[in-house]
RNA sequence: CUUUCAUCAAGAGCAGUUGAGGGAAUGGCCCAAUGAAGCUGCGGCAACCAUUCACUUUGUGAAACGGUGCCAACUCCACAGGAUUAAUUCCUGGUAGAUGAAGC
Numbered sequence: 001c002u003u004u005c006a007u008c009a010a011g012a013g014c015a016g017u018u019g020a021g022g023g024a025a026u027g028g029c030c031c032a033a034u035g036a037a038g039c040u041g042c043g044g045c046a047a048c049c050a051u052u053c054a055c056u057u058u059g060u061g062a063a064a065c066g067g068u069g070c071c072a073a074c075u076c077c078a079c080a081g082g083a084u085u086a087a088u089u090c091c092u093g094g095u096a097g098a099u100g101a102a103g104c
Base pairs, nucleotide, nucleotide: 002103003102004101005100006099007098008097013042014041015040016039017038021031022030023029027077028076043071044070045069048067049066051063052062053061054060055059075096079093080092081091082090083089
């Protein structure tokens, strides 16, 4: 880079440094000098992979030392169809994206 599979309504943040942006994408809406993004430290969440244990063993559950990931808002909304007076309201589906595992 690209392909396949699974998941995406839950959960979890403080300090230091620095100083104006950030939320993937036109747009909307929101966050931000009561401090954005980045970096560092410590902490936490979760349970995809690995590991250990238990069991009713192609699996399920528990644990959380290891490899990732994550810690505003449903993946913030976005496209199509339907419901509704209407809506970032609700339902269904799709594209794209994110993360993990595997493959080339």
Background: The RNA shown here (SAM riboswitch aptamer (S box leader)) has 104 nucleotides and comes from Pelosinus fermentans. NCBI's taxonomy places the organism under Bacteria, Bacillota, Selenomonadales, Sporomusaceae, Pelosinus. The sequence is in RNAcentral, with records from Ribocentre.